[in-house]
RNA sequence: UAAGUGAAGAGUUUGAUCCUGGCUCAGAUUGAACGCUGGCGGCAUGGCUAAAACAUGCAAGUCGAACGCCUGUAGCAAUACAGGAGUGGCGAAAGGGCGAGGAAUAGAUUCCUACGUACCUUGAGGUCGGGGAUACCCCGGAGAAAUCCGGAUCAAUACCCGAUGUGGUCGAGAGAUCAAAGGUUUACCGCCUCAAGAGUGGGGAAUCUCCUAUCAGCUAGUUGGUGAGGUAAUGGCUCACCAAGGCGAAGACGGGUAGCGGGUGUGAGAGCACGGCCCGCCGCAUCGAGACUGAGACACUGCUCGGACUCCUACGGGAGGCUGCAGUAACGAAUCUUCCGCAAUGCGCGAAAGCGUGACGGGGCAAUGCCGCGUGCAGGAUGAAGCCCUUCGGGGUGUAAACUGCUGUCAGGGUGCAGGAAUGAAAUGACCAUACCCAAAGGAAGCACCGGCUAACUCUGUGCCAGCAGCCGCGGUAAUACAGAGGGUGCGAGCGUUAAUCGGAAUCACUGGGCUUAAAGGGUGCGUAGGCGGAUGCAAAGGCGCUUUGUGAAAUCCCACGGCUCAACCGUGGAAUUGCUUGGCGAACCAUGCGUCUUGAGGUUGGUAGAGGUCACUGGAACGAUAGGUGGAGCGGUGAAAUGCGUAGAUAUCUAUCGGAACGCCAAAGGUGAAGACAGGUGACUGGGCCAAAUCUGACGCUGAGGCACGAAAGCGUGGGGAGCAAACGGGAUUAGAUACCCCGGUAGUCCACGCUGUAAACGAUGCACACUUGGUUGGAGCGGUUUGACUCCGUUCCGGCCGUAGGAAAACUGAUGAGUGUGCCGCCUGGGGAGUACGGUCGCAAGAUUAAAACUCAAAGGAAGUGACGGGGGCUCACACAAGCGGUGGAGCAUGUGGCUUAAUUCGAAGCACCGCGAAGAACCUUAUCCCAGGCUUGACAUACAUGGAUUAGUUCUAUGAAAGUAGAACAACAGUCGCAAGACCGGAACAUGUACAGGUGCUGCAUGGCUGUCGUCAGCUCGUGCUGUGAAGUGUCGGGUUAAGUCCCUCAACGAGCGAAACCCCUAUCGUUAGUUGCUAACAGGUAAUGCUGAGGACUCUAGCGAGACUGCCGGUGUCAAACCGGAGGAAGGUGGGGAUGACGUCAAGUCCUCAUGGCCCUUAUGCCUGGGGCUGCACACGUGCUACAAUGGUGAAUACAGAACGAUGCAAGACCGCGAGGUGGAGCAAAUCGCUUAAAGUUCACCCCAGUUCAGAUAGCAGGCUGCAACCCGCCUGCUUGAAGUCGGAAUCGCUAGUAAUCGCGGAUCAGCUACGCCGCGGUGAAUAUGUUCCUGAGCCUUGUACACACCGCCCGUCAAGUCAUGGGAGCCGGCAGUGCCCGAAGUCGCGCAAAUUCAUGCGUGCCCACGGCAAGGCUGGUGACUGGGACUAAGUCGUAACAAGGUAGCCGUAGGGGAACCUGCGGCUGGAUCACCUCCUUU
Repeated sequence: UAAGUGAAGAGUUUGAUCCUGGCUCAGAUUGAACGCUGGCGGCAUGGCUAAAACAUGCAAGUCGAACGCCUGUAGCAAUACAGGAGUGGCGAAAGGGCGAGGAAUAGAUUCCUACGUACCUUGAGGUCGGGGAUACCCCGGAGAAAUCCGGAUCAAUACCCGAUGUGGUCGAGAGAUCAAAGGUUUACCGCCUCAAGAGUGGGGAAUCUCCUAUCAGCUAGUUGGUGAGGUAAUGGCUCACCAAGGCGAAGACGGGUAGCGGGUGUGAGAGCACGGCCCGCCGCAUCGAGACUGAGACACUGCUCGGACUCCUACGGGAGGCUGCAGUAACGAAUCUUCCGCAAUGCGCGAAAGCGUGACGGGGCAAUGCCGCGUGCAGGAUGAAGCCCUUCGGGGUGUAAACUGCUGUCAGGGUGCAGGAAUGAAAUGACCAUACCCAAAGGAAGCACCGGCUAACUCUGUGCCAGCAGCCGCGGUAAUACAGAGGGUGCGAGCGUUAAUCGGAAUCACUGGGCUUAAAGGGUGCGUAGGCGGAUGCAAAGGCGCUUUGUGAAAUCCCACGGCUCAACCGUGGAAUUGCUUGGCGAACCAUGCGUCUUGAGGUUGGUAGAGGUCACUGGAACGAUAGGUGGAGCGGUGAAAUGCGUAGAUAUCUAUCGGAACGCCAAAGGUGAAGACAGGUGACUGGGCCAAAUCUGACGCUGAGGCACGAAAGCGUGGGGAGCAAACGGGAUUAGAUACCCCGGUAGUCCACGCUGUAAACGAUGCACACUUGGUUGGAGCGGUUUGACUCCGUUCCGGCCGUAGGAAAACUGAUGAGUGUGCCGCCUGGGGAGUACGGUCGCAAGAUUAAAACUCAAAGGAAGUGACGGGGGCUCACACAAGCGGUGGAGCAUGUGGCUUAAUUCGAAGCACCGCGAAGAACCUUAUCCCAGGCUUGACAUACAUGGAUUAGUUCUAUGAAAGUAGAACAACAGUCGCAAGACCGGAACAUGUACAGGUGCUGCAUGGCUGUCGUCAGCUCGUGCUGUGAAGUGUCGGGUUAAGUCCCUCAACGAGCGAAACCCCUAUCGUUAGUUGCUAACAGGUAAUGCUGAGGACUCUAGCGAGACUGCCGGUGUCAAACCGGAGGAAGGUGGGGAUGACGUCAAGUCCUCAUGGCCCUUAUGCCUGGGGCUGCACACGUGCUACAAUGGUGAAUACAGAACGAUGCAAGACCGCGAGGUGGAGCAAAUCGCUUAAAGUUCACCCCAGUUCAGAUAGCAGGCUGCAACCCGCCUGCUUGAAGUCGGAAUCGCUAGUAAUCGCGGAUCAGCUACGCCGCGGUGAAUAUGUUCCUGAGCCUUGUACACACCGCCCGUCAAGUCAUGGGAGCCGGCAGUGCCCGAAGUCGCGCAAAUUCAUGCGUGCCCACGGCAAGGCUGGUGACUGGGACUAAGUCGUAACAAGGUAGCCGUAGGGGAACCUGCGGCUGGAUCACCUCCUUU
């Protein structure tokens, strides 16, 4: 110098947010245990469970310098030495062990004293004279033994008597009384008495020391006194008598649990938890009782008695106590050696030597903990091999290894020896330790984890299985979460797991929380104890502050220094021990005592408002009943009805009478009251408030645990009353049911009196009181001022509302009526469920109320607010959505698709809208598919590569077999190049064969995917940047007012801009211009024909197809905000988007498609691949969708006749001509097309017939005869002709399309295609309407708003019974234990007392009294286990019944109470808003 240095969060409730709130994790620690692994050393620690039981050995002896005896050795002996049992002394009450009991008799701290004290120290004095016994030994006896008895003899520092009395004790005094021991040797050690000390004990006081009130009253020696006894000593400690006290809400008494402290763990601290090792105290020693000895015990290894247990026994009796050290067995998850030594440190005895010491010192075992060391170091790339991954290129393990060089810690071997050893010297080591040398990289690494929290990632296997998991959660075929592997991360002789404590947790909040809605304000008041309390003066000093005294043991923690090589560990000194205590000082504050004061509080006086309370009397309206009159068929009731009432006269109406209950208007946001609550009027009695003015008392105040009182409705008791209403109940409806909602009746009850109950959403979900803190406005009750007065105006007090500043709040909100800022007091909360339940107590007549848990279970349960979605919520708007119209479908026949059925197979997919004339724009074979039957092939029908072969093969032809494919076989013979006349040879490409890789799959998964598509929807929406608002999710913009088809545009606005959509741009079409003029056109000119742009010619027209123009609310009037825009008009071919098309935002539906295509994964590989023949996809009781044709006269038939557009054509379209009734055939001009063809358009128009019928309608079905395509029309094509001639006469419930060139109707063309099932689909033109100027309703959509317990988003969520399984728990006839007491009986040992015997004394014996352990009996208390049966609870997979709640949840919900019901629930009465919606009233804000 230092000792005071210290504080982290995360995951999980939601689709997202903020908050509340629990659960969980990361840290540290341990007397630990378990799993895997394990080299060395140091220091510590090691039966936490059965205070259950213990074999064996040891753990307390020592002294011959207290005493006698005996034995042995030496000696002749005396004697010496050694040993033994005994007498005697001291010790054995310490040391060591354990924590059962104990909640105060204990412990801790500080004090006090009515006391004791062997050994030790100091001081004073003394130590004289006698005596009788006895153990041992010996003899005899009893007994199995333990042991005991009798006799004789002998000693002491054993025992006794006398003397003395420094001194002590008693006593006022006189006086009385009380001691002693010697030993060895000469120096001491002893002994006795007294005093003092040190140390150590005994006793007492205060304060502190766990949980429980579901323990509230306890106590007779109890509390005190007097006296006595007892004790070392105080004391009811004990006894006699007297008094009636004592303790208790600051928790007595009872129950449960527990050794206490120093300290230890954790924590920033305050705290919380713990008390193993070490130290102090206490308690205990097999269980219980008792005394003896002694300085000290009611005594761990002493005694007596009783109980349990064990052992010995000759059955007569005896012995024993490991909670000492080792050890055994048992228990348990679990805890060591039957070791060495007294060498050290202590203790006992002794004069000493010494002896004893399982205290202690050491060694052993155990990674149980802490600390240290090592398992090598340096170099070493072509990055070896192996393994793993891979995009197949490579990457990782990895300088890691191998290999080269070096070193020597530890373990191992050898040699040597300080230190622990002290005291004058010598002697003394159980065990430990250290120095040097040798050899050799040799003997020495694992465990957990890798989804987030939390550092660390891939592959394979598995397939909601196996498994993981601390929380959230992983696993259902692509798992970084399971298992394995590779790799990585962390720690390391350890690493993980489990258990436990503290922390994080401000999650019991003293430091340091809350209560409107999250859990939480008592229903309200009065008031006791308690807590808190106005101004001022004085006193004292209890609290308080400063200082001081003593104490707060040591160890521990902390600091400094030091010792082991370091560290752990240890030593020395300090700091600290926050506490208690002694003395002094101070006097602001708190408390106290004594005074004073008036502002708090209260009183007096005068006014004043009021549904404040109690009692009595009284009034009218309405209602019902009764009686009578009028009247005559219904009334009543509902969504609609019915039950009900009524011709025995209802309803309606009039009159009279009776009855009970409630009080219209005034009336209100109003008033009063503590709350509940209170309403016609009048009277009596009565409580409280407010205002004004002074005056009086003088802190009398605030709050308020218990307590007392009041306390809606329902309910209960007794007695009344009973009109209306109305639980229960009866009936009628509704309904699948309807124990309900609706209707008709109707009893308790509702009313009164008295008594009980004591609860409500008893709410402002907001306890009471006081003070302070910007404002505005309004209602009620007063007072004052101005004014002559009134209306007003101004000021002020109290009460009731609204808005709002600051502030607060998670937000909603609150805001002088606080949820603001403070103070005081009370009540209450601590995750959800179980449960406001069980048991117990209290209250109640009962119903029940109040107080109030646990086991078990979940990871949430909640609050506020944001976005969506939804509503049998609201507002606005739109759409062929409805309405207004036109035409259909649903009925018939047929076609076609689907379901179902059938089948060997009827391939597959599509499934509300948004599947169903859909994929399929063409199923006889083919198509075609793993659809079936059958026959075949296996590198394959198809692709690529490699290796080998060799001229075979490909091709053509033929034979056999076969249904074909195919199989078997035969013949001919090719291409390029070189050589060669040629024959032929060689080589090569492709091919072929064989083999290997591989091909192939319309196999699975559209829930692994891409792409494409449908739908909401051509609906008007969907977003972003910056800014602003909000803690935030989010909002604003995008809302509002207008307007539009439109988030279209305008205006306003904390928004300003922008993007994707809408619109526009694009295409077709409507008008015009211009350019061009063939194959199109033909007005003029010319030619020609029977006729025709046929020809010359022309570009005018039509047309074709390029380019342009045009339309923009541009103009006028009106409306409108000087706007956007709308309405009307003009002009114009077209007018407000001219008409149509293409174009489809962000997204939704795990929508559709693996069978278009592509593609991950899986699967098949002589088959799920490939080829072929045949069949099937067309099957038919039936059901549905989409169509066609009809049912007829606006029609049918026959005849004649007119006018399109757009397509298509070479494997094609095909003219004219001829044949056929016709389909068609023959034939083939022309045309790769504005040229030729398809190609007659039809409806229409004209004429004629039919005359309302199953027809001259309709055409199914069927027969016959034909045609066409094709290899082939049986299954299974189309067409033609003749004949046949069915159902059907306009279609139930229901339902579809369409707003103008649209519907309706008419025909034409095309794709696919040999042909066709096309009546389908996609296009084209012809003719050509009606209705709507509306938004109530149905459907869908958009925007705004509202509610929500939904977010997989209403196809949502969710409640209860019943049934099944599992678990814990309550009741329960009882049964079995435990604990503590009460009464009675018995009464061992023993102390004390008494009596007797004996006796010199001390003893002793016998008997007896009180107390009393154990034991027994009895009735109860508390507590635990078990129990047939029974009650509810929790959880569980997709069970059953309903639909209660969340939206107005379809009857608003909820609270209390009562009744009812399978169940959720329903109904009555009263209450609440934590109810939606609409209307009205009032108020507030802004102007």

A computed fold for a 1487-nucleotide RNA from a Planctomycetaceae bacterium, annotated as small-subunit ribosomal RNA. NCBI's taxonomy places the organism under Bacteria, Pseudomonadati, Planctomycetota, Planctomycetia, Planctomycetaceae. It matches the Rfam family "Bacterial small subunit ribosomal RNA". Gene Ontology terms of the family: structural constituent of ribosome and ribosome. It was read from a public genome assembly. The coordinates come from a structure-prediction model, not an experiment, and the mean pLDDT is 83.